[in-house]
RNA sequence: GGUGCAAGAGGCAAACCACUCGUGAGGGUGGGACGCAAAGCCACGGUCCUCGUGUGGUGCGAGGAAGCCGGGUUGCCACCG
Numbered sequence: 001g002g003u004g005c006a007a008g009a010g011g012c013a014a015a016c017c018a019c020u021c022g023u024g025a026g027g028g029u030g031g032g033a034c035g036c037a038a039a040g041c042c043a044c045g046g047u048c049c050u051c052g053u054g055u056g057g058u059g060c061g062a063g064g065a066a067g068c069c070g071g072g073u074u075g076c077c078a079c080c081g
Stems, first nucleotide, its partner, number of pairs: 001080004011036002016031006034067001040073003044070003047065007
């Protein structure tokens, strides 16, 4: 650096529920497991979602999602180089 089936130590946690924050998308904590070889982190590109505003039309601003895709970066183990 590559591959990821197996093995080992493990890790994370969808939906849903309770409480809570937010206008909202959605977030946090606990429970809970659909799944995940990066389901660790990052909003850089695309995409989708929310709020505000504007136009005859094209828009503009601020947010959210990393478990939508791409990308960046860090990382366990095994095998290969």
A computed fold for an 81-nucleotide RNA from a Solirubrobacterales bacterium, annotated as c-di-GMP-I-GGC riboswitch aptamer. Taxonomically the source falls in Solirubrobacterales (Bacteria, Bacillati, Actinomycetota, Thermoleophilia). Its mean pLDDT, the model's own confidence on a scale to 100, is 82. Of the family's consensus pairs, 95% are formed in the model.